The RNA shown here (Glycine riboswitch aptamer) has 93 nucleotides.

RNA sequence: UAGGCACGCGCGGGAGAGACCCCGGACUUGAUCCGGGGCGCCGAAGGAGCAACCGCCCCGGAAUCUCUCAGGCCACCGGACCGCGCGCGCUAU
Repeated sequence: UAGGCACGCGCGGGAGAGACCCCGGACUUGAUCCGGGGCGCCGAAGGAGCAACCGCCCCGGAAUCUCUCAGGCCACCGGACCGCGCGCGCUAU
């Protein structure tokens, strides 16, 4: 100096599913807002399960699949993941 990988930060993109019922509260009195409960629903924080695959074997890793504990179901926020920039570390020349 340029490449690869991991992490952190910033910016941009980023899906799904409730105009349901009940109770309490607020005032601006309404398809209102806040809190709790019931029923229904979603899959993309996190978590758990299966294992195609990687790995000679042991050990280990492993999905956007499955579950729905947690979370979520106008918008905002959040959001797996993707792109760019910066920082830091490892690695190769």

Annotation
The coordinates come from a structure-prediction model, not an experiment, and the mean pLDDT is 75.